[in-house]
Molecule: transfer RNA
Organism: archaeon
Formats: sequence, structure tokens, C1' cells
RNA sequence: GGGCCCAUAGUCUAGUGGUAGAACAGGGCGUUUGCAACGCCCAGGCCCGGGUUCGAUUCCCGGUGGGUCCA
Repeated sequence: GGGCCCAUAGUCUAGUGGUAGAACAGGGCGUUUGCAACGCCCAGGCCCGGGUUCGAUUCCCGGUGGGUCCA
């Protein structure tokens, strides 16, 4: 320098155009003499810019970051 893949919550991940879900972690309540475990509830996220579309996390282009292969 070139090819390919990836980027979603604090972490790990699901989601192929129409309300963004789960687990762990965090907070509250219940339970306990207390702690843990357990049950219920809550908060928290689509890397950035542009395009297509009535509508984009999703499709397209560019950028940034990471991984991998070639040179």
C1' cells in the first nucleotide's frame, strides 16, 4: 500500500427497512436476626459524516478505530 471481516448498555451479545431485546454488572423493594442466593421493578446503548427511502441499527458511499490475509 491492497483485499476481507467487525463496530449495538459498564462487559458480553441478539436484532436482514417499521416501538432496539437478553445475560452479567449497577440501583430500589421484598425475603433473612444479618449476609449471600432468590423473586419483582428501575436506569443505561445503535462509532462519525453523507446518500437512498414515507421510514435506516439494518441498504449504499466516505471517514475513524479494531482484527485478519497478501505485498